[in-house]
RNA sequence: AUCUAAGGAAGAGGCGCAAAUGUUAAAAGUAGCUUAGUAGAGCCAUUUAGGUGGUAUUGAAGCUAAGUAAAAGGAGCAUUUGCCGAAAUGAUUAGUCCCCUAAAAACUAAUCGUUGGGUCCUAGUUGAACAAGCUAGGGACUGUCGUGAAUAUAAAUAUUCACGGGGUGCUUUUAAGAUU
Repeated sequence: AUCUAAGGAAGAGGCGCAAAUGUUAAAAGUAGCUUAGUAGAGCCAUUUAGGUGGUAUUGAAGCUAAGUAAAAGGAGCAUUUGCCGAAAUGAUUAGUCCCCUAAAAACUAAUCGUUGGGUCCUAGUUGAACAAGCUAGGGACUGUCGUGAAUAUAAAUAUUCACGGGGUGCUUUUAAGAUU
C1' cells in the first nucleotide's frame, strides 16, 4: 500500500419500531348486582380432574321481565422516553400464576428458527370485531448493495432504466489477519 474483517465503534432507511402516560371508540346496555316471576338441586373460588372451603329446600343453577351497570385482553390517536433486529412471530426449556395438588390457559425470561421497512389487495388463522396481529400469495412504493444497459464526464464517478440479493444486510471507521 492492497485485500479480508458473522470481532469492536459510529451511522442511515420512514406513513420506521416499542414502551409509559393521557385520551377515544369498541367490548356492552354484555358480565355482575338489585327486585319480581318461574324453576326445583345444585352452585361459587380462571378452565379440567381430585381435594378443601363457602353457599343452597329459610329455595341453588338455569330461564323471563324491570332497574342499575362495569372491567380485562385487543385497537386508534396525541405526548414523552428509549431505539434502528428497532421489534414481531413460531417452537423448545425454565420460572410465576389470586384456597391446595396436577395439567391447561395466561404472563415473564432464555435459546433456536422466520421476517430489510412500511403500505394496499386476496385467502387462511387468532379475535366479540367491518379493529388489529400473524401466515401464504400478489401489486406498486421505499432504503441498500450487486449485475447489465443508456446518458453525462478526460477519468473517478453521477443519474436513469431493467433484473437480482437479504438485516448473518448496507455505509464509515477500526482491533486483528493475509499478501506485496